[in-house]
């Protein structure tokens, strides 16, 4: 220097002048809830999808079963997970790294079209061999060779045979069974029979997990109006999918209808931010000490003007001029994640290639 693979962060900046929106403080107004001075504060790494996990509200409540849903190598870390960090096994890449819907086919169902002789099961050519006078036909070994297929009685070589075959044999793969190493998944070495698939992202066994709706939840306060109507059900309806016990218990269901659609809360101090210290490979935890950083309600958080800054084209010997342009995007209860979209610019660590010393 080219090309790469992982990961962190900015993502416009200073002034002036005007405007909004919350909020502390003082002033006036005035029993109103306005109006003035002026301090602070005010949309993000995704606020976006809405895929997950949870705080947190309501639906009385406990226990025991089952359905259902949701996960799936092991180990930790967390409020908690389908996230997150370390591992293992397979599988791409030279590599740095990256991926996995990664339990169990020996519990049991089903599927594996076509071709093929045959896919839980076998002989079509073919190889050896008897017998019939031959071209040829009947029989009998056989699964190494050839054809089909995605897959065909473990795989290459060797002895052996009538010709073959794990029949033996080395050397592998797969399966057991010792033995050492690991918390573990798994590894390493050894013995040993010779060994008939694959598919659970197919139902299914098996482990762990697990109620429902959701801030338009929920609560309050005000105002109005039709304590005006019909049915059904009866001592146990009903009360988080079903059952069963326990409790509670007519306010229980179901038709049609009237009135409200105003207002406060809920709402912003949080499994919170930063900074240092101590454990840990790390995820993260724990100690010290700072800090408070929107709360809107048809819905604030801008506008303008000037210089700058980055990118890009022109134009100049050079110094500098001119001009476009400036990504993706906007809180509405909160937080931990995870996918998407992003103009440009800057770190950090590793990998391979070239060339120079």
């Nucleotide at each position: 220097u080219a090309a790469g693979c992982a990961a962190a962060c900015c993502g416009g900046g200073u002034g002036g002048c005007c405007g909004c929106u919350g909020u502390a403080g003082c002033a006036a107004g005035c029993u109103g809830a306005u109006u003035g001075c002026c301090g602070c504060a005010g949309a993000g790494g995704a606020a976006a999808g809405u895929c997950c996990g949870a705080g947190c509200u309501c639906c009385a409540c406990c226990g025991g079963g089952c359905a259902g849903g949701a996960u799936g190598c092991u180990g930790g870390a967390u409020a908690a997970u389908g996230c997150c960090c370390a591992g293992g096994a397979g599988g791409g890449g030279u590599g740095a790294u990256c991926c996995u819907a990664c339990g169990g086919a020996a519990a049991g169902u089903g599927c594996c079209a076509c071709a093929g002789a045959a896919a839980c099961a076998u002989a079509c050519c073919a190889g050896c061999u008897g017998c019939c006078u031959g071209a040829g036909g009947c029989g009998g070994c056989u699964a190494a060779g050839g054809g089909u297929g995605a897959a065909a009685u473990g795989g290459u070589g060797a002895g052996g045979u009538a010709a073959g075959a794990g029949c033996u044999c080395a050397c592998c793969a797969g399966c057991g069974g010792c033995u050492g190493g690991g918390u573990g998944a798994c590894c390493a070495g050894u013995c040993g029979g010779c060994u008939g698939g694959g598919u659970a992202a197919a139902c299914c066994c098996c482990g762990u997990c697990u109620g429902g709706a959701g801030c338009a939840a929920g609560a309050c306060c005000a105002a109005a109006u039709a304590g005006a109507g019909g049915g059904a059900u009866a001592a146990a309806a009903g009360g988080a999918g079903c059952c069963c016990g326990g409790c509670c218990a007519a306010u229980u269901c179901c038709c049609a209808g009237g009135g409200u659609u105003g207002g406060u809360c809920g709402c912003u101090u949080g499994a919170u931010c930063c900074u240092g210290g101590c454990g840990g490979u790390a995820a993260c935890g724990u100690c010290a000490g700072g800090g408070c950083u929107a709360g809107a309600u048809a819905g604030a958080u801008g506008g303008u003007c000037a210089c700058c800054g980055c990118u890009c084209c022109g134009a100049u010997g050079a110094c500098u001029c001119g001009g476009a342009g400036u990504a993706c995007a906007g809180a509405a209860c909160u937080c931990g994640g995870c996918u998407u979209a992003u103009a440009g610019g800057u770190u950090u660590a590793c990998u391979u290639g070239a060339c120079c010393a």
Annotation
A computed fold for a 357-nucleotide RNA from a Dehalococcoidales bacterium, annotated as Bacterial RNase P class A. A source record names the gene rnpB. The model forms 94% of the base pairs in the Rfam consensus. The sequence is in RNAcentral, with records from ENA.